This is a predicted structure of a 100-nucleotide RNA (SAM riboswitch aptamer (S box leader)) from Sporosarcina jiandibaonis.
């Protein structure tokens, strides 16, 4: 990097250090000097995998590896419905486990 295949309207922040941009593109709204990316540390969140319990078509604990801690993946992108709001679906992303 590519293939597979589960999940994405639930949850969960604070010092430090930094100094201006972040929110994957692309439009559109937000964020943000009342202090943004990135990085440290220290919390929390979840239960994908594994490992242990258990009353074992499952539950559960959070010990190990990962993931996450503004807005539904912030909404929209493609198709079909619909006077419209809207709703189904798809495609892009995002993790996780697998496999090449």
């Nucleotide at each position: 990097u590519u293939c597979u295949u589960a999940u994405c309207c639930a949850g969960a922040g604070a010092g430090g250090u930094g100094g201006a941009g972040g929110g994957a593109c692309u439009g559109g709204c937000c964020c943000u000097u009342u202090g943004a990316a990135g990085c440290c540390u220290c919390a929390g969140c979840a239960a994908c995998a594994g490992a242990c319990u258990u009353u074992u078509u499952a539950a559960g604990u959070a010990c190990u590896g990962u993931g996450c801690u503004a807005a539904u993946u912030c909404c929209a992108g493609u198709a079909g419905c619909g006077c419209a709001a809207g709703c189904u679906u798809g495609g892009a992303g995002a993790u996780g486990a697998g496999a090449a």

Taxonomically the source falls in Sporosarcina (Bacteria, Bacillati, Caryophanales, Caryophanaceae). It was read from a public genome assembly, where an Rfam model found it.